Overview: This is a predicted structure of a 72-nucleotide RNA (transfer RNA) from a bacterium. It matches the Rfam family "tRNA". Rfam's curators write: Transfer RNA (tRNA) molecules are approximately 80 nucleotides in length. The coordinates come from a structure-prediction model, not an experiment, and the mean pLDDT is 83.
[in-house]
RNA sequence: GCCGGCUUGGCUCAGUGGUAGAGCAAGUCAUUGGUAAUGACUAGAUCGUGGGUCCGAUUCCCACAGCCGGCU
Numbered sequence: 001g002c003c004g005g006c007u008u009g010g011c012u013c014a015g016u017g018g019u020a021g022a023g024c025a026a027g028u029c030a031u032u033g034g035u036a037a038u039g040a041c042u043a044g045a046u047c048g049u050g051g052g053u054c055c056g057a058u059u060c061c062c063a064c065a066g067c068c069g070g071c072u
Base pairs, nucleotide, nucleotide: 001071002070003069004068005067006066007065010024011023012022013021018055026042027041028040029039030038048064049063050062051061052060
């Protein structure tokens, strides 16, 4: 330099055009003599950044950034 993949709550990941979910972690409550465990509930993500297409974009297109891999 060229090619490909990935980027979504604190972490690991779903989500192939119509208001963003799960597990773990966190908080509150219940339970216990008290912890742990268990159960219930709550909060937390303008979906890497900027444009474009579309009535509507996490999703499709383009550029850029970061990470990973391949080729040279």